[in-house]
Molecule: transfer RNA
Organism: Candidatus Kerfeldbacteria bacterium CG08_land_8_20_14_0_20_43_14
RNA sequence: CGGGGUGUAGUUCAGUUGGCUAGAACGCUCGCUUCGGGUGCGAGAGGUCCCCGGUUCGAGUCCGGGCACCCCGACCC
Repeated sequence: CGGGGUGUAGUUCAGUUGGCUAGAACGCUCGCUUCGGGUGCGAGAGGUCCCCGGUUCGAGUCCGGGCACCCCGACCC
């Protein structure tokens, strides 16, 4: 320098024929249970979907540019 992939809750990820209110598990908080803790059960909080712009009635999803990380290749030593 060229090509490809990934970026969504604190963590690991799902969601891609564009359309329901953006979800799961673990973690966290509260309650029940217990003498207490764990386990179990119930409830709850937590998100600018990496950033900027565009298309559209409508974007996590499509398009353009950028950033971070990973992989492959090329070049130089």